[in-house]
RNA sequence: CGCGGGGUGGUGGAGUAGUACCAUAUGAGGCCCAUAACCUUAAGGCACCGGUGCAAUUCCGGUCCCCGCAA
Repeated sequence: CGCGGGGUGGUGGAGUAGUACCAUAUGAGGCCCAUAACCUUAAGGCACCGGUGCAAUUCCGGUCCCCGCAA
């Protein structure tokens, strides 16, 4: 240099155009003599720039980063 896959709350993952979801973690409350467990609730996220489209995490182009293959 070439090819392929990926980037989504703190962490690990789903989501192939129409309300961003799950697990775990965190804060608050409940329960308990107390803690854990359990229950309720809250905050927190689509790598960046542009395009198409009524509407983009999703489709297209470019940039950055990570993994793999070949050389």